[in-house]
Context: one part of a larger RNA
This record gives sequence, C1' cells and structure tokens, in this order.
RNA sequence: GGGCGAACGCUGGCGGCAGGCCUAACACAUGCAAGUCGAGCGCCCGUAGCAAUACGGGAGCGGCAGACGGGUGAGUAACACGUGGGAACGUACCCUUCGGUUCGGAAUAACCCAGGGAAACUUGGAUUAAUACCGGAUACGUCCGUAAGGAGAAAGAUUUAUCGCCGAAGGAUCGGCCCGCGUCCGAUUAGCUUGUUGGUGGGGUAAUGGCCCACCAAGGCUACGAUCGGUAGCUGGUCUGAGAGGAUGAUCAGCCACACUGGGACUGAGACACGGCCCAGACUCCUACGGGAGGCAGCAGUGGGGAAUCUUGCGCAAUGGGCGAAAGCCUGACGCAGCGACGCCGCGUGCGGGAAGAAGGCCUUCGGGUUGUAAACCGCUUUCAGGAGGGACGAAGCCACUCGGGUUAAUAGCCCAGAGGGUGACGGUACCUCCAGAAGAAGCCCCGGCUAACUACGUGCCAGCAGCCGCGGUAAUACGUAGGGGGCAAGCGUUGUCC
Repeated sequence: GGGCGAACGCUGGCGGCAGGCCUAACACAUGCAAGUCGAGCGCCCGUAGCAAUACGGGAGCGGCAGACGGGUGAGUAACACGUGGGAACGUACCCUUCGGUUCGGAAUAACCCAGGGAAACUUGGAUUAAUACCGGAUACGUCCGUAAGGAGAAAGAUUUAUCGCCGAAGGAUCGGCCCGCGUCCGAUUAGCUUGUUGGUGGGGUAAUGGCCCACCAAGGCUACGAUCGGUAGCUGGUCUGAGAGGAUGAUCAGCCACACUGGGACUGAGACACGGCCCAGACUCCUACGGGAGGCAGCAGUGGGGAAUCUUGCGCAAUGGGCGAAAGCCUGACGCAGCGACGCCGCGUGCGGGAAGAAGGCCUUCGGGUUGUAAACCGCUUUCAGGAGGGACGAAGCCACUCGGGUUAAUAGCCCAGAGGGUGACGGUACCUCCAGAAGAAGCCCCGGCUAACUACGUGCCAGCAGCCGCGGUAAUACGUAGGGGGCAAGCGUUGUCC
C1' cells in the first nucleotide's frame, strides 16, 4: 500500500447492486418447508334430479414422487478431493428397435359389528374392488447348462384416439468400484501389522476384491518418514504480489461427509434415508403412572454463547422441480419486499456576483494580521428528498372462455393457435410530466520527525500522549482547550487478520 462475511468509537441525506451467526454440529415455543393422481380401485358424504346420471368433496387400497431440491462442516490426512486412466458393474423416468399384452384364482384395507386403552393407538369377526397379490399357458430374444435339457412375463383405463403394461437389445444420463500422480505440522512419535501380506476353494454383492469364511504359506509397511499425535472438509476459485510465491476456501459452482448421540436394517432403480422405520442413550414434553410423543446443521423466529450477523413478511406472476392426459395442485427452491453505511458504485448537501475586506472569534511588536468572497446582500438553478398527475417491461407462454379454420355422419370429441378475452407477488414500484422553495441534507481524523498541516492559553515527570523514535519536572508546534491549518468525505478513525 492492498484486502475483509468484520467488530468498536464518533457521525450519517438519497439510490443501484451485492453480501449479512466466522462463536454453542448449544437447546428450541409457534407457523410453514412434499406431495400429487378419480384418465388404476371399491366405498362414503354433499348439491341438482322421480330416477338413470352429472358435478364436487372425504378417508382408504394402489401408482409415481418423498434418494431431488434446501441446510451445515461435526467427522475425515482418506482414492475424501483434484487430475489422468481402467474393468468386473447398475441405471426409475427419457429416446430408438424387435416381440408380446393369454386363461384363471385367492385375499385384503375402506365400510359394518363386537372389544381393549386416559391417550398414542390397537384386537377379533363378517364383507368387497383394483394398474394390489398369486397360479397356469406362451417365449423373437433373455438366463442356467459343454450339450441334452431346464427356468422365467404382462394390466388395464377411457371420451376409440391414445395413454399404459411385459420380455429383450441398444443409446443417453447418472452412479458404484479399481489404479498412477498431487494434497498441512510434529522424530521431544522409530519401529508398525495377525485378516495382518499372499495363495487355493467358497460365501456375499449390481460388480472386482481379506469384503467375509475355511485351509495353506510367512509375509506386508517403514528414514523417499511407516506407526503415533496435532490440525483440517477438498476443489474451481479468492486476496496479495512484477512474477515466482505466500495466505485463504464466506457468497456462486463441482465433489464429499453429516442430520439429537451411537448402532441396524426395511422398502426401493436408487437410501442404510434431514422433515421414514427399529433398538440403545442423553434431553424435553404429555399421562388416568399402565404407557406414550419429539428431534430447525429447511424458512422465519426464541433463549443462550458472543465484539458481532436480519422479517415469526408477500407471491407462485416468472425460472426450476414433483404428480397429473390436462385443467391444475404442491413448492420458505425460487422471485420479490423488509432490516442494518456491512461492502462496492453513483448522486446530492447549490451556482454566479459580492470589500466599507462588516460584526464576532483568535493572534498581535497594538501598527496590524487572520478567519475571508467566507457571511450579509443581489441574481440564477431545482438533481435528490417532499407534494400532485400519468404509468410500465418482465406474458414467452398457458387457458375447461367466445369467434374462426380443419377432421367427422355430427352442432360430440379431437386438432390448429388466426382474432378477441383472461392471467403480475414486486407495485401505483421503475420511469415521465408538473408544483414549491436554497429551501430538508457534513462529518471524522490529524497538524514533533517519519508525514501534508502552528500559534495562544491551561497544566508543571502531574494530568496525560504514544505505531516507532519518544513528549510532559514553569514560556510544551508532542498533554488539555481554543483559533487557524492539513487529509479524506457519507463517511472518518481504531482494533483484529492475510499478502
């Protein structure tokens, strides 16, 4: 000198953009953060209707999603990450291709009945549907097998045009695994290791492998630092520097790990699963004392810790995601708004004229000097803030609306998206115009040298200053105050920290 997720002191007009618990991975009241599908299924309720039926709603079975998105950095010195390779793998939804979609069956929730419990919830009986479950058939290709041979599938819905379902192959995407190289400090840590190192055979897995097991051999690592201890998420990047390098890893992006602590599996294409399950533990809450409930390192918010870090806001209009044929529903992702000079950037606090150099202040050698064109005064302008009026882009798209066109026997349905109409949280915001009046808007640090800026008074090694050198003991440009001056400016200083 530059930088900061900063804090502290004094001060503080406006706007744009960005960022805002670095500490206790401490504990959490309350609300919200993951649902959706009636074009899979039966049932119940409501409205209209005499009814058929139509429309809407509800819990349940079933499907897909809940493994994404969002948070945090505890752990981890490791194939965790980065980079470059590899072979023994998986991949729901999506795309391409081939083939198929046949015949049956038995249940079960809901509902009803009876019962237990304070509750959470739960037991028994009876009954019922399916794209839920099971069996038979078939098998282009698939799997097992040297072969002969053997094994294994499906689901329908409906507006009749589609959407689905099953088997197989390929693709795309994503992921699992292995390896080379790189990746902090300590030798006041020198030896470490028995599933240890390798082999054979097996188990297990989607898959290789001591991953696991039996047997056999006695190996494997280490001064090029093993082992042990400490510290730490890694990277793209960021800061600094001419570079080499040093430091760092907030925001954004990629990867990893974690979800009260520890352990475990279930389901599933995918989890050993933040808002799923089970067990144990600590803690909190309810209880009829028998037993239950919970997990903000999601968004807000509370207490606590701390020098210190925000609203219990609005909206799904946009972008993106889940489900759905769609309309649509959900979405604290996201888009916005709020708070704080926390940072960067921009703007303003006026402009021109004005000397009897007014008054006042300060200094003075008492002549004067300085504050100082500064003020007053005259003329002008009106950014921003204030008031009034107008007023968006973001809507591309989507639409169960109306018209138009096509298809059709059809005025049904479907298709096109040409015209109209509807759809905006921000927001009456940005922006534009007008009104009034210099009107509402300047501080902070410093002035001994380094280092730019000097006098007076007070104080008297006191009170105090101080980054280093050092000032202060009676004339202090170094302390305090004042006048004056210098620097920066909605900031200025200080502290911490990195280069």
Molecule: small-subunit ribosomal RNA, 5' domain
Organism: uncultured bacterium